[in-house]
RNA sequence: GCGGGUAUAGUUUAGUGGUAGAACAUAUCGUUGCCAACGAUAAAACGGGAGUUCGAUUCUCCCUACCCGCA
Repeated sequence: GCGGGUAUAGUUUAGUGGUAGAACAUAUCGUUGCCAACGAUAAAACGGGAGUUCGAUUCUCCCUACCCGCA
């Protein structure tokens, strides 16, 4: 330099053109003499830009980061 793949919550991930789910973690409350465990509730996310579309996390293009291969 060329080609391919991945990017979703603090972490690991699901998802599909029509309000984005879960687990762990975090906070509060309950239970307990205390901790742990357990239960309830809450907060928390689609890498950035542009395009197509009534509507984009999803489709297309570019950029960024990481990974793989070729040279």
The RNA shown here (transfer RNA) has 71 nucleotides and comes from an Ignavibacteria bacterium. NCBI's taxonomy places the organism under Bacteria, Pseudomonadati, Ignavibacteriota, Ignavibacteria. The sequence is in RNAcentral, with records from ENA. Its mean pLDDT, the model's own confidence on a scale to 100, is 81. It matches the Rfam family "tRNA". Rfam links the family to the GO term triplet codon-amino acid adaptor activity.